[in-house]
This record gives sequence, structure tokens and C1' cells, in this order.
RNA sequence: GGCAGGAAUUCGGGAGACACCGGCGCAGCGCCGGGGCCGAAGGAGAAGCCGCCCCGGCAAGCUCUCAGGCGAAAGGACCGCUUUCCGCAC
Repeated sequence: GGCAGGAAUUCGGGAGACACCGGCGCAGCGCCGGGGCCGAAGGAGAAGCCGCCCCGGCAAGCUCUCAGGCGAAAGGACCGCUUUCCGCAC
């Protein structure tokens, strides 16, 4: 200098499930109660993997739904591009 790779990042894509029922206020809508439902923020569990091995570490798109969500908007795991930083080998 710098590919693979890692981290971050503007922008873009991004699913699922009641515009439910009742009450109050009400311009839009908001609040309270009631059940029903979803899983891809986060969280938890433990399949699995690893190690100095019976203990410990990392832990899924699986499971649970605490949280979150169920018209739009917002959010959204993950993916693509851009940019920045770190970069074994060479």
C1' cells in the first nucleotide's frame, strides 16, 4: 500500500397480526376497560458450536411472548449500495 474479513454509516428494500368490542371525551383523534392475535426492535430460554472439559464461554431466522406490535405514519431482524475506520495473508 492493501484483497479477504470485521465494525460503523447516508440512502433504499423490508414481513406478520382486530381500521375488533364497550365506555368517556372528541375537529383530527385521545384515554380507560375487555377479550383475540403477531414475531423480524430489545429481552429471556436453550438447539447447536467451542474450550483450559462434568465446568465454563458464544449462543439461532428455533421457542416464550416480559417488552414491542396488529389502517396509515413511525419502528423493524435482515439485505443491497455508498462512505469511514481496523485490517492476518500478500
The RNA shown here (Glycine riboswitch aptamer) has 90 nucleotides and comes from Paracoccus tibetensis. Of the family's consensus pairs, 90% are formed in the model. Its Rfam family is "Glycine riboswitch aptamer". Gene Ontology term of the family: glycine biosynthetic process. The organism belongs to Paracoccus, within Bacteria.